Predicted 3D model of a 98-nucleotide RNA (c-di-GMP-I riboswitch aptamer) from a Clostridiales bacterium. The organism belongs to Eubacteriales, within Bacteria.
[in-house]
């Protein structure tokens, strides 16, 4: 320096759930808990999955003298949002063996 992760040793992280805060939501932070994890450390490359505030289209209702327009309630599409403990990729790293 590379490979490997069976045996240890020192440790580390923390699923689900609960409480609380943020967020439109997906989800995230903090505290408790511990399912599990040899990178379950960091990033977010390429995919994948999730959400749809906003936008577009459309349906119904209401307002309106009318064209239009506005409001409310739905439906469909769409990340610029999110996950990455989904895979892949990049960077960094403890110990042991070889």
């Nucleotide at each position: 320096a590379g490979a490997u992760g069976a045996u240890a040793a020192a440790g580390g992280c923390a699923a689900c759930c609960u409480g609380u805060a943020c967020g439109a939501a997906a989800g995230u932070g903090c505290a408790g808990c511990g399912c599990g994890c040899a990178a379950a450390g960091u990033c977010g490359u390429g995919a994948g999955u999730c959400u749809a505030a906003g936008g577009u289209a459309u349906u119904g209702a209401a307002u309106g003298a009318a064209u239009g327009a506005u409001u409310c309630a739905g439906u469909a599409c769409u990340a610029u949002g999110a996950c990455a403990g989904u895979c892949u990729g990049a960077c960094u790293g403890c110990c042991a063996u070889u």